[in-house]
RNA sequence: CCAGAUGGCCGGAUGGCCGCUCCCGCGACGCUUUUGCCCGCGGGGGAGGAAAGUCCGGGCUCCACGGAAACACGGUGCCGGGUAAUGCCCGGCGGGGGCGACCCCAGGGAAAGUGCCACAGAGACCAUACCGCCCGGCCCUCGAGCCGGGUAAGGGUGAAAAGGUGCGGUAAGAGCGCACCGCGCGGCCGGUAACGGCGGCGGCAGGGUAAACCCCACCGGGAGCAAGACCAAAUAGGGGCGGCAGGCCUGGUUCUGCCAGGCAAGCGGGUUUCCGCGCCGUCGCCCGGGUCGGUCGCGCGAGGCGCCCGGUGACGGGCGUCCCAGAUGAAUGGCCAUCCCCCGCCUCGGCGGGGACAGAACCCGGCUUACAGGCCAUCUGGCUUU
RNA sequence: GAUCGCUUAGCUCAGCCGGUAGAGCAACUGACUUUUAAUCAGUAGGUCGAGAGUUCGAAUCUCUCAGCGAUCACCA
Numbered sequence: 001c002c003a004g005a006u007g008g009c010c011g012g013a014u015g016g017c018c019g020c021u022c023c024c025g026c027g028a029c030g031c032u033u034u035u036g037c038c039c040g041c042g043g044g045g046g047a048g049g050a051a052a053g054u055c056c057g058g059g060c061u062c063c064a065c066g067g068a069a070a071c072a073c074g075g076u077g078c079c080g081g082g083u084a085a086u087g088c089c090c091g092g093c094g095g096g097g098g099c100g101a102c103c104c105c106a107g108g109g110a111a112a113g114u115g116c117c118a119c120a121g122a123g124a125c126c127a128u129a130c131c132g133c134c135c136g137g138c139c140c141u142c143g144a145g146c147c148g149g150g151u152a153a154g155g156g157u158g159a160a161a162a163g164g165u166g167c168g169g170u171a172a173g174a175g176c177g178c179a180c181c182g183c184g185c186g187g188c189c190g191g192u193a194a195c196g197g198c199g200g201c202g203g204c205a206g207g208g209u210a211a212a213c214c215c216c217a218c219c220g221g222g223a224g225c226a227a228g229a230c231c232a233a234a235u236a237g238g239g240g241c242g243g244c245a246g247g248c249c250u251g252g253u254u255c256u257g258c259c260a261g262g263c264a265a266g267c268g269g270g271u272u273u274c275c276g277c278g279c280c281g282u283c284g285c286c287c288g289g290g291u292c293g294g295u296c297g298c299g300c301g302a303g304g305c306g307c308c309c310g311g312u313g314a315c316g317g318g319c320g321u322c323c324c325a326g327a328u329g330a331a332u333g334g335c336c337a338u339c340c341c342c343c344g345c346c347u348c349g350g351c352g353g354g355g356a357c358a359g360a361a362c363c364c365g366g367c368u369u370a371c372a373g374g375c376c377a378u379c380u381g382g383c384u385u386u
Numbered sequence: 387g388a389u390c391g392c393u394u395a396g397c398u399c400a401g402c403c404g405g406u407a408g409a410g411c412a413a414c415u416g417a418c419u420u421u422u423a424a425u426c427a428g429u430a431g432g433u434c435g436a437g438a439g440u441u442c443g444a445a446u447c448u449c450u451c452a453g454c455g456a457u458c459a460c461c462a
């Protein structure tokens, strides 16, 4: 210098003028019972690394949902750790790719059972012999013939055909025998473990698919800020259908009924059982009526930044410091000047154009996706020079 | 904002516990007819929304995106 790998960061800068929204303080005409509304002035805050997709995990709130067990359903899946938690992250193991830095893997179980393996092929699972190879026999036909037997090395089909390579062996062959590799079983050693190493025994026990059903282990109650709480206004506190239950007692009354109270039964957001709790009918669906206003939830939090310590790391602990968006037709903007970057033009230092993806809405931790351009650190391969 | 669903021929839809993608209408060609319609016979037309993964094999199973659609306010 070229090509690349990994990790991290920025994501236009400064100044002026005019606005928007929220908070605080002050002053005032008016409204108002008032801390309130409106107006003005001053000070302060005001989008992101993804605010996005809503794919996971939590906080928070309600469901009477409080507790236990089982089933169903859904999810996760090598091992160890981190965390509030996770399907996330870190470290390791195994497999695969790359010369390498490094990258990728839904990576438990196929000797628990069931299903499937189309077409092709002789044969697709406790299977088979099409071509071939070898041996024997037959013939008025001596061959590219027929019959019987052996074999699975070779050819052929397929994604996949009873371990692979080599040597021996044989009529031809074959774990038939041997060596190495693979596989299975048990042993010793190392490691918390996944797993690895060493030597021994066994000639091989048998295919794939679990992002097919399933088995094993672990996790999960459901809904979501349009959750939920309060104030105000208005209406017909209404009607129909269905599931479960539709009994008893007391009192009142306008008395085949209605109202109030109690008990049992019943009902209560997957099902069942038990304990506990709530209701007096309860639950679901549909039709109809009214409003479409305000306040809280709602900004101090698993919070940011800096330093130190522990840990390989994710992360944890301590100290100091800071307060940093809260809209509700929905603020976070526009113009000018100088500079920065990119593109185009020419008279070569001027002119013109442009500034990625995208924009909070209850809040966090992750993942994924989009993104012009730029910066930093470490590392790998190659070339050249000293 | 939240929760769900759909995407297959020009249009409307099947196929979705994997094995060469179909139907109806529409289009085109031929026959019938003086001609058209109707009818009959035939033909063409598809990266199954996109990209990855699992598998021998994906419209179908899984994941990530894109587009479209539906539902959900409060009070009695």
Base pairs, nucleotide, nucleotide: 001382002381003380004379005378006377007376008375009374010373012339013338014337015336016335017334018333020046021045022044023043024042025041026040027039030037031036048357052368053367055366056365057364058363059362060224061223062222063221066275067274068273069272070271071270073220074219075218076217077216078092079091080090081089082088093107094105095104096103097102108215109214113213114212115209116208117207130155131154132151133150134149135148136147137146138145163181164180165179166178167177168176182204183202184201185200187198188197189196190195228296229295230294231293238287239286240285241284242283243282244281247263248262249261250260251259252258253257266279267278268277289461290460291459303322304321305320306319307318308317309316310315340355341354342353343352344351345350346349387458388457389456390455391454392453393452396411397410398409399408405442413429414428415427416426417425435451436450437449438448439447
Model confidence (mean pLDDT): 77 of 100. Two RNAs folded together computationally: RNase P RNA and transfer RNA, 462 nucleotides in total. Rfam match: Bacterial RNase P class A. Rfam links the family to the GO terms tRNA processing, dimeric ribonuclease P complex and ribonuclease P activity. It is annotated as a ribozyme.